[in-house]
Molecule: transfer RNA
Organism: Parcubacteria bacterium DG_74_3
RNA sequence: GGGCGAGUAGCUCAGUGGCUAGAGCGUCCGCCUUACACGCGGGAGGUCAUAGGUUCAAAUCCUGUCUCGCCCACCA
Repeated sequence: GGGCGAGUAGCUCAGUGGCUAGAGCGUCCGCCUUACACGCGGGAGGUCAUAGGUUCAAAUCCUGUCUCGCCCACCA
């Protein structure tokens, strides 16, 4: 330098054009318990990496950029 993949909640991930963006774990509150754990109920938490474009409508499609991973090439 070239190719491919990934970036969504604190973590691991789902969601491939249309209802208010979701799950598990974690966290907070309540119930339960003498207490803790387990269990049950509820809450908070998101610029969907970033900047544009397409569209009536974009996390989703297109382009640039950034970061990470894999492969190839080049130099020595």